[in-house]
Transfer RNA from Piptocephalis cylindrospora, 72 nucleotides, folded computationally. The RNAcentral record of the sequence draws on ENA and Rfam. Rfam family: tRNA. The family's RNA type in Rfam is transfer RNA. Lineage of the source: Eukaryota > Opisthokonta > Fungi > Zoopagomycotina > Piptocephalis.
RNA sequence: GGAGCGUUAGCUCAGUGGUAGAGCAAUCGACUGCAGAUCGAUAGGUCCAUGGUUCAACUCCGUGACGCUCCU
Numbered sequence: 001g002g003a004g005c006g007u008u009a010g011c012u013c014a015g016u017g018g019u020a021g022a023g024c025a026a027u028c029g030a031c032u033g034c035a036g037a038u039c040g041a042u043a044g045g046u047c048c049a050u051g052g053u054u055c056a057a058c059u060c061c062g063u064g065a066c067g068c069u070c071c072u
Base pairs, nucleotide, nucleotide: 001071002070003069004068005067006066007065010024011023012022013021018055026042027041028040029039030038048064049063050062051061052060
């Protein structure tokens, strides 16, 4: 220098155009002598940035940033 993949909740990851989810973690409650385990509920997201396409974009396209891998 060229190419591919990834970036979504505190963490690990789903989500292939129509109002963003799970598990774990957190908080509260039930249970318990206390705690753990278990069960229930709640909170937590400008979906990496920017521009474009579209009635509508996490999703499609361009550019950039960061990370990983391959080629030279």